RNA sequence: AAGACAAAGGCAAACCGUUUGAGAAAACGGGGCGCAAAGCUACGGAUCCGUGGGUAACACCGUUUGGUGAGAACCUCAGGAUAGCCGGGCUGCCACG
Numbered sequence: 001a002a003g004a005c006a007a008a009g010g011c012a013a014a015c016c017g018u019u020u021g022a023g024a025a026a027a028c029g030g031g032g033c034g035c036a037a038a039g040c041u042a043c044g045g046a047u048c049c050g051u052g053g054g055u056a057a058c059a060c061c062g063u064u065u066g067g068u069g070a071g072a073a074c075c076u077c078a079g080g081a082u083a084g085c086c087g088g089g090c091u092g093c094c095a096c097g
Stems, first nucleotide, its partner, number of pairs: 003094001010035002015030006033084001039090003043087003046082004052077003058069004
């Protein structure tokens, strides 16, 4: 630099069960869609969640402080998640050069 032919292997999607979590999701067991890094790492981008915070419209009541519909919907921030979304960093079996 790189995966054509092999060999030894490895990981493990969807789905199901149990557990944790507000949730995304994760762990364990089963299961195999696939993967030459589908090994590790949240550094950059992207996507998802949003307990907590912020902003704001409408209706009703009371009033110029507010309350209810409201555990609202939408948007947004902190925070969290995804490495089998892409890129970066580190490490690695065998084969070929």
The prediction has a mean pLDDT of 79. A computed fold for a 97-nucleotide RNA from Rubripirellula amarantea, annotated as c-di-GMP-I riboswitch aptamer. The RNAcentral record of the sequence draws on Rfam.